[in-house]
Molecule: transfer RNA
Organism: Lacipirellulaceae bacterium
RNA sequence: UGGCGCGUGGCUCAGUGGUGAGAGCAGCGUCCUUAUAAGACGCAGGUCGAAGGUUCCAUUCCUUCCGCGCCAA
Numbered sequence: 001u002g003g004c005g006c007g008u009g010g011c012u013c014a015g016u017g018g019u020g021a022g023a024g025c026a027g028c029g030u031c032c033u034u035a036u037a038a039g040a041c042g043c044a045g046g047u048c049g050a051a052g053g054u055u056c057c058a059u060u061c062c063u064u065c066c067g068c069g070c071c072a073a
Stems, first nucleotide, its partner, number of pairs: 001072007010025004018056001027043005049065005
């Protein structure tokens, strides 16, 4: 420098155009327990990497950047 892939709660990921942005773990609270762990119930936490474009509508499609990984030179 070029090619490919990825970027979504604290972490690991799902969601691939539309009716509520979700799951597991982690966190907090309550219950249970002599107590802790485990378990049950609930709560909070996201401007979906950034900016544009297409569209009636974009996390999703397109472009350019940024970051990370792999490959080639």